A computed fold for a 63-nucleotide RNA from an uncultured Rhodospirillales bacterium, annotated as Fluoride riboswitch aptamer (crcB RNA motif). It was read from a public genome assembly, where an Rfam model found it. Model confidence (mean pLDDT): 84 of 100.
[in-house]
RNA sequence: CUAUGCGCCGGGCAUGGGGUCGCCCGUUAAAUGCCCGCCAGGGCUGAUGACUCCUACCGCAAC
Numbered sequence: 001c002u003a004u005g006c007g008c009c010g011g012g013c014a015u016g017g018g019g020u021c022g023c024c025c026g027u028u029a030a031a032u033g034c035c036c037g038c039c040a041g042g043g044c045u046g047a048u049g050a051c052u053c054c055u056a057c058c059g060c061a062a063c
Stems, first nucleotide, its partner, number of pairs: 009026005016054006033044004
C1' cells in the first nucleotide's frame, strides 16, 4: 500500500416521528418507486425494508 474476515463506529433501505428486528454500504458507497412521452411534460401507488405505535392524508360506517 492492497485484498479479505471479525469487532467497534458511522451511514442507507422512493413522502414525517418513536421502538424492535432484518438487510445493504464504508464516502469512488449503500439509497433516490412505477407508467406514458423525443423533450417539455403528464399520470399512478405507498408515510414500514418488515412488525408496531404516533402524526398527516384517503375510503367506509356509527354517534